[in-house]
Molecule: transfer RNA
Organism: Fidelibacterota bacterium
RNA sequence: GCGGUAGUAGCUCAGCUGGCUAGAGCGUCUCGUUGCCAACGAGAAGGUCGAGGGUUCGAAUCCCUUCUACCGCU
Numbered sequence: 001g002c003g004g005u006a007g008u009a010g011c012u013c014a015g016c017u018g019g020c021u022a023g024a025g026c027g028u029c030u031c032g033u034u035g036c037c038a039a040c041g042a043g044a045a046g047g048u049c050g051a052g053g054g055u056u057c058g059a060a061u062c063c064c065u066u067c068u069a070c071c072g073c074u
């Protein structure tokens, strides 16, 4: 230099054939239960989907550029 994979909640990931309001588990917080903790039950907060732009009525998803990590080729 070229090619590929990954980047989504604090962590691990799903969703990526464009169309509910972006989700799950764990974690965090609150309440209930208990003498207390744990466990269990109920609820809540937390994301501008790596960044910028484009296409579209509509983009996490398609296109372009770019950043980071890993793998391969030269």
Stems, first nucleotide, its partner, number of pairs: 001073007010026004019057001028044005050066005